[in-house]
RNA sequence: AUCUUUAUGGAGAGUUUGAUCCUGGCUCAGGACUAACGCUGGCGGCGUGCCUAACACAUGCAAGUCGAACGCGGGGGGCAACCCCCGAGUGGCAGACGGGUGAGUAACACGUGGUCAACCUACCUUCUAGUGGGGGAUAACUAGCCGAAAGGUUAGCUAAUACCGCAUACGAUCCACACCGGGCAUCCGGAGUGGAUGAAAGGAGCAAUCCGCUAGGAGACGGGACCGCGUCCCAUUAGCUAGUUGGUGGGGUAACGGCCUACCAAGGCUCCGAUGGGUAGCUGGCUUGAGAGAGCGACCAGCCACACUGGGACUGAGACACGGCCCAGACUCCUACGGGAGGCAGCAGUGAGGAAUUUUCCGCAAUGGGCGAAAGCCUGACGGAGCGACGCCGCGUGUGGGAUGAAGGCCUUCGGGUCGUAAACCACUGUCGAAGGGGACGAUAUUGACGGUACCCUUGGAGGAAGCCCCGGCUAACUACGUGCCAGCAGCCGCGGUAAGACGUAGGGGGCAAGCGUUGUCCGGAAUUAUUGGGCGUAAAGCGCUCGUAGGCGGAUCGGAAAGUCUGCGAAGAAAGACCCGGGCUCAACUCGGGGAACGGCGUGGAUACUUCCGGUCUUGAGGUUGUUAGAGGGUGAUGGAAUUCCCGGUGUAGCGGUGAAAUGCGUAGAUAUCGGGAGGAACACCAGUGGCGAAGGCGAUCACCUGGGACAAACCUGACGCUGAGGAGCGAAAGCUAGGGGAGCAAACGGGAUUAGAUACCCCGGUAGUCCUAGCCGUAAACGAUGGAUACUAGGUGUUGGUGGUAUCGACUCCACCAGUGCCGCAGUUAACACAAUAAGUAUCCCGCCUGGGGAGUACGGCCGCAAGGUUAAAACUCAAAGGAAUUGACGGGGGCCCGCACAAGCGGUGGAGCAUGUGGUUUAAUUCGACGCAACGCGAAGAACCUUACCGGGGCUUGACAUCCUGCGACAUCCUAGGAGACUAGGUUUUCUAGCAAUAGAACGCAGAGACAGGUGCUGCAUGGCUGUCGUCAGCUCGUGCCGUGAGGUGUUGGGUUAAGUCCCGCAACGAGCGCAACCCUUGUCGUGUGUUGGUAGGUAACUAUCUCUCACGCGAGACCGCCGGUGACAAGCCGGAGGAAGGUGGGGAUGACGUCAAGUCAGCAUGGCCCUUACGUCCCGGGCUACACACGUGCUACAAUGGGGAGGACAACGAGUCGCGAACCCGCGAGGGCUAGCUAAUCUCACAAACCUCUCCUCAGUUCGGAUUGAAGGCUGCAACUCGCCUUCAUGAAGUCGGAAUCGCUAGUAAACGCAGAUCAGCUACGCUGCGUUGAAUACGUUCCCGGGCCUUGUACACACCGCCCGUCACGUCACCUGAGUUUAGUGUACCCGAAGCCACCCGAGCAACCGCAAGGAGCAAGGUGUCUAAGGUAUGCUAGGUAAGGGGGACGAAGUCGUAACAAGGUAGCCGUAUCGGAAGGUGCGGCUGGAUCACCUCCUUU
Repeated sequence: AUCUUUAUGGAGAGUUUGAUCCUGGCUCAGGACUAACGCUGGCGGCGUGCCUAACACAUGCAAGUCGAACGCGGGGGGCAACCCCCGAGUGGCAGACGGGUGAGUAACACGUGGUCAACCUACCUUCUAGUGGGGGAUAACUAGCCGAAAGGUUAGCUAAUACCGCAUACGAUCCACACCGGGCAUCCGGAGUGGAUGAAAGGAGCAAUCCGCUAGGAGACGGGACCGCGUCCCAUUAGCUAGUUGGUGGGGUAACGGCCUACCAAGGCUCCGAUGGGUAGCUGGCUUGAGAGAGCGACCAGCCACACUGGGACUGAGACACGGCCCAGACUCCUACGGGAGGCAGCAGUGAGGAAUUUUCCGCAAUGGGCGAAAGCCUGACGGAGCGACGCCGCGUGUGGGAUGAAGGCCUUCGGGUCGUAAACCACUGUCGAAGGGGACGAUAUUGACGGUACCCUUGGAGGAAGCCCCGGCUAACUACGUGCCAGCAGCCGCGGUAAGACGUAGGGGGCAAGCGUUGUCCGGAAUUAUUGGGCGUAAAGCGCUCGUAGGCGGAUCGGAAAGUCUGCGAAGAAAGACCCGGGCUCAACUCGGGGAACGGCGUGGAUACUUCCGGUCUUGAGGUUGUUAGAGGGUGAUGGAAUUCCCGGUGUAGCGGUGAAAUGCGUAGAUAUCGGGAGGAACACCAGUGGCGAAGGCGAUCACCUGGGACAAACCUGACGCUGAGGAGCGAAAGCUAGGGGAGCAAACGGGAUUAGAUACCCCGGUAGUCCUAGCCGUAAACGAUGGAUACUAGGUGUUGGUGGUAUCGACUCCACCAGUGCCGCAGUUAACACAAUAAGUAUCCCGCCUGGGGAGUACGGCCGCAAGGUUAAAACUCAAAGGAAUUGACGGGGGCCCGCACAAGCGGUGGAGCAUGUGGUUUAAUUCGACGCAACGCGAAGAACCUUACCGGGGCUUGACAUCCUGCGACAUCCUAGGAGACUAGGUUUUCUAGCAAUAGAACGCAGAGACAGGUGCUGCAUGGCUGUCGUCAGCUCGUGCCGUGAGGUGUUGGGUUAAGUCCCGCAACGAGCGCAACCCUUGUCGUGUGUUGGUAGGUAACUAUCUCUCACGCGAGACCGCCGGUGACAAGCCGGAGGAAGGUGGGGAUGACGUCAAGUCAGCAUGGCCCUUACGUCCCGGGCUACACACGUGCUACAAUGGGGAGGACAACGAGUCGCGAACCCGCGAGGGCUAGCUAAUCUCACAAACCUCUCCUCAGUUCGGAUUGAAGGCUGCAACUCGCCUUCAUGAAGUCGGAAUCGCUAGUAAACGCAGAUCAGCUACGCUGCGUUGAAUACGUUCCCGGGCCUUGUACACACCGCCCGUCACGUCACCUGAGUUUAGUGUACCCGAAGCCACCCGAGCAACCGCAAGGAGCAAGGUGUCUAAGGUAUGCUAGGUAAGGGGGACGAAGUCGUAACAAGGUAGCCGUAUCGGAAGGUGCGGCUGGAUCACCUCCUUU
C1' cells in the first nucleotide's frame, strides 16, 4: 500500500403492606404521526395537505392531431395559374397511455420463483419479397319534410391512403407423401415434393430522394394463461360440493381448460381447518424495537381493482373502455309534456358530512406524452407560484461595558435577600426586515412561467420580531397570599375539611423555543403470550383415573441413500428508501454520483458426524415361558355370632328417659329394669399397625367358586415389539333420578319441647324420603400429595411390609447384603419463602393437559349430553388499583402454659335507702361566664363568688384609651372643698415639687391637651405549639454498638434451666459488651454512742435566782443490717427455709424519685406563644344583677337511725402547727355567740389551747324515744362601705325523714382498717361537713390462684395494623350504569323454489330489403332489417337463516362517607371451617350424606432426634 473479515448493541421508576420478599396488574419517562384542538406567532429553504360521505355537484379547463390521405364551404393575397388561413366532414393514428380513487376483493389478487412443446403484440428496429390492373359507392354539400329540442328522414351530386373483385405468391395457412435433428408425455424445430387459399395505396418534392402500403421471418417492448411456496381473525362456523370431480364427442378463445354443451362414470374438498361469518386492496417500504418481533401500507414507486349502481357487448393490436356505445335502476336538469340530457374516485372550485385538509392561479420555458415529414398544435401529466408553523431543517429577535447593586415588584428572622448586569446609561454591530442600484444558472447555439426571483452592492438606524408548558413524588424547578372536602386539580399514587411547595393568583425558578402544551393512534419499556425469553405443591395454572387412535418422540451396531443439516457456485432479488464514501445548494434539511450489504426464497455441485429413510444384525428397553409368594383387589353364592328395635310370655312397681338446667315424650291399659322364646334388617367389635391391595373412586366377619394385577428367583425364548397421547372409549365417593323390592337402626324435610330480643339453628323427644338389594341413569367432590405420565443420573441415616441370598446355629429369633413397596430425618441442589430433598419441588430428555390482574363468571347466549336435577364447552359490556402467596413485628382470641397485684377469695368498715352539704347533668334565665366527660370529669381548676374577684347579663360612660414606649405643647400633680349624679364622672374653687446651674435654662418623675405609630382582648384554634400535668405504672421493662443468622422486613443478645419485689442474680447459650429503667445514693422514722444545753429537762428555793445535763427532749456528729454467722436445701451457683444474736432480718416502715412510649389524653382561662379575628369595640370604667335559679337525675361527703348508745356531773393523756394590719392570757359583763380592759409574745420563753374518743358516778330501758336533728319562728352576736337577693355564729322555741338500706358497688393486709379529736393554708368574714397534715385508741383475715379485673414473659391461630370499640357477609330500601331475556316490531345481508324478463352475444328461421362478384336477363351467391329460442341484470311471490336497532315486562350484576334486618366468615369467631349434592329458611345461612385439613386445644398411640 492492497485485499478480506469483524464491529457499536439492551438503563428504569411509581403504586397492594405497619414493614418485607415474591407473584401480578395498572400507570409514567422515549420515539413516530397525512393529525386535530388551546395559547402564541419574525424570516427563509425543502417537503406535505378530505384519514369522514366510492356523498351530491354549478362553472371553466383536463385528448387530440394530421391539408405531405380526401372532397367541400368560407376568408385573404394575386391579372391568373396558384399561395396562405379558418370550418365542419370522409379517412388515418391516438382517445386501452398519462391523471384519480381504494368501494369491492382472503383471491393465483399480490409477493417470490418457475412454466407456456397452450398464446397475442399497433407504433419501433432488422431481414426477405412485393406494390399489376380494375370496379362500385358514400359522408360532407344541395333540396324537401318531421321535431320545442336532441336529432331524424327522403331524393340528388362527389373524393380518397375509405370500400370491393381479379392477377401475381417466397420460407404465410391448410391437405397429402415421405426425410433429418431434438425433446419433457401430448410433441417441437428444419428441409423437400405436389395441391389448395390469401396482398397492396398512395402522398410530398424540379429531382435525388423521403414518408407511407402489402405478405412474411426475426428482435425488442407490452400483455395473456398455468404452477410451487408465502399472505388476518372466529371451531360459540364441522362438515361442504350437481358443472360438482373425471372421461368421451362437439363448441368457443389469441391460447390450455367444465370455459360452454350433450352423454357416461361417482367422484372432489376437509381438523396440516374445508364450508360459513367478520375484517382488509397487495408489495417495495414506513414507524418502533438491541434484536427477534409488533403495528401500519399517507406522500414516492410496482401490481391489481373500480369509474353514479347493476348488466351487456361493439370497435380495435390492445377495452368489456373514467372525460365511447346500448339496456335497466336511483338521482339531477331541460321540455311546447310528445320527449330529451347528464355522471369531477382528472385540475381548480361548491354544498354536505366532520375535530379536520389549500387557489375556480401562471406556463408549456424545462422533462415527458399524442398527432404530424416538419413547422407546429394539444397536454390541470408536468414545471412553478399561492394558502396552512402541518412536518423537517436553518437564521434572527442584538453585542461589549455598566453597582448608587437605582426605582419598582416579591419575600423577610425587618438585619436583609431576590428579580439583577438585568434595566437606565455609554460604546458598537447590521444577520433578517426596509429603501435604492446591479442581476444570474436552469438553455453553448431559437425559446424563461418561475422573476427583476436567488444572489451581490449601497444607505440609515437597536430600531419592526417571544412565547408556551411545568415547579408534591415519579421528574429538572419554591415561596407568599386567597380559598377552606368549597371552588377546583389529577397520567398513576393522590391533593383540598383555616398555616395547601398538589386548587386560584403573584413573585421567583425549571424546560423547550417560533413554537409550546393537550387529545387521539402505533411501537417501546412489557421477559405482561416468553422462538430468542415465562410458568403450573401453597400466588392464575396437572384433565378424578385408566385404556387407546392420529400425531410427536424413541435402545445398540453395520451398510446404503442424501430429505433435514453444512458448504461451494449460478440466476434473479426494479428503481426509490436504509448504510458507507464523495459532490451541489453559504450550512442543514433536501438532492446528485459511486459503492457495498441485505432481501429467511430458487437452481445446481459437493460433504455425511447427527436426525431422517431403506436393508441387515444384536439384547440391555418391552414382552413371553417356569417356579415360589403376600394381599380388606373384583364378582357370585352360602354360613355365623354380638348388639339395637319390635312381638309373645314370666318376675316386678312407679317411675323411666333426657339436659347446662328443663320440658315435650313413654308409663298404673303396668313402662324402665330383669329372665325366657321368637321376628327382621343393617353392620361386621377385638385382630388393626403413617400395615396390605387396587389406575383412581375405593376395599375390612367366615367359607366356597369364578377372576384381574403385582413382587421375587433362576434360566430360556421373541427381537425395539417402546414412551406419551389431541379427538375417542371405559371406570368413577356421596347426594340425586326411574322402576320394583326391602326397611332394624340412623336420619334431610316436617311436628313438638327448650334456649333466645328473635332462634326458620346449635340441645332434647319424635319422624318421612333416603341410607340396603336388583336393573338403569347421573358424571360431579378439598375426586388432594391441592404435586400429569415415562426414562436416566445425583451423600447418607433410621423404621416397617413382601421376597431372595449369605454368615452363625441342632433349629428358630437375631445379624449382613440385594430387589420391590411404604414412612421419617437429613447433605448438595432447588425455592419468594414455607418447604422439597432417590416416592424431588434436584440435574436432564420426550409427550400430553393447563395459566396470563381482581370482580362480572365457571355466569349469559349458542352447541352437545341428561327423564330431571343439572353437567360440559364458554364470552362480553361494565367496574376496581388492586386481588393474591410466603414470611416478619405487633395487637387481639369466649387459644394454651408460667407468674404477679386488696384482682378474687378470707375478713373489717362503708356507698347505693333518709336529711343536709357540695360538685355535675338537665331544665330555666337578660345572664345563670368558662373549662374538665369511662377508669384517668363530677368537695375537679376554686388553698374561700355578698361588692371586688368576674371572665357572664342589663343599663350608664370613655376612645392613643385602665396599662407600656416614642413626639410636641402647657403645667406641677396629688389633695381638699362646693354643686349635680346610682356611680363612673362632669363643672367650679383652694393649695402647691425635685435635681444641676449664678442665672437664662436644661433634665427627671408626674399631670393635662394633641397627632400618630401603637396599646388592649379570659375573643378562636390544646387538632399549629412550648411548658406543666394525668394515665397505663414504681408495671419491669425499653433500647444501642460490634459480631453472627436471614434475599429481606427482622432475628439473636432480651430466648432456655433456676431464682427474685425486680431484664434481681446464677448457670447455659453466636454472642460479647453497653445505655435508659430496677436497686443503691437523698429525706423521715425506729436503737445506741457521743458532743452541745436555752426559752427545754431535773434539783433546790415562796420567788428572784442558782446548780447540773443521768433521764425526757432539742440540735449536730457517728455506729448499726451485710443472708455477715450456724443448720438444712439447691447444681459445689444464685438463692430459698429455719435458727442464734440484735432496737431492727432478709428492700425494717414511710416518702421523694415515674424508662422507651401510649391515649392528636388535659390545659391558648395560670404563664408563654404561631396563625386568625375585634379596634368609638370582642378594648376600658361604673352601678345593679348573675355565677347561689329548681319538676328532676348522678357522683363525692357529713349527720344519723341508737343502749358497744344518748344526757348530766367529775377526772386524765397528745402531736403537727400558727401568730405584730397578728395571736391575744388574766380580770370584769353577758345563759351564750361575744363585749370591755389590757399583760405577754417577732415566740422550745407569750398566746391560740380546756384535745376528744377514754375513765368514774348517775339518769334514760328499746320508744320514732332524753335516738335523730332537718325545717321553721323569735331574739341576738361578729365581720364588713354594705349580710335583701346571698355570710357565719349564739340563745329560746319547733321538732321532719330516718328503725341499718334492692340490683349493684367501694376502701383496706398493721400501728393498717375502723374510731377520736387537733392544727394549718386560702381568708375582712364565711356557707370547711372540703382539702392538707398531726397525734390518740386500735383490730379481724389471707385456705388458696379455679373464677372476675388489670399487668408481665413464652407459645399458638389470625382475612386485624385506626390493630376486636378490629374486620366483615347476605336480603331489603334508594340512585346511576352496562348487560341477559322478552309478546312483538323494524333494518341489512343471504339461501332455496317459482314467476316475469330489458339490452346483448350466440344459434336457428329468414318471407322486408340490398351498389360491388357470377349471369344478357330472370335469378344466384352473399349480406341482412325482422322473428323465434337458450342464457341473463333489475323486479316480483313464498319460505328459511344470519346480524343489528327498538320494546311493556322479567332477571341477576357493578358502583354509590355516615338507611333497615340480623352476625354467616376471620381467634376453637363463640356449633371448627371448607368442597360436592339434596332439602329447608326474610337474609346471611341451617341440616342430612360422603369427602378434605387449607382446624385450635388436651390426652393417647406410633415414628423420628439426642443421651
Model confidence (mean pLDDT): 84 of 100. This is a predicted structure of a 1507-nucleotide RNA (small-subunit ribosomal RNA) from a bacterium. The sequence was found in a public genome assembly. It matches the Rfam family "Bacterial small subunit ribosomal RNA". Gene Ontology terms of the family: ribosome and structural constituent of ribosome.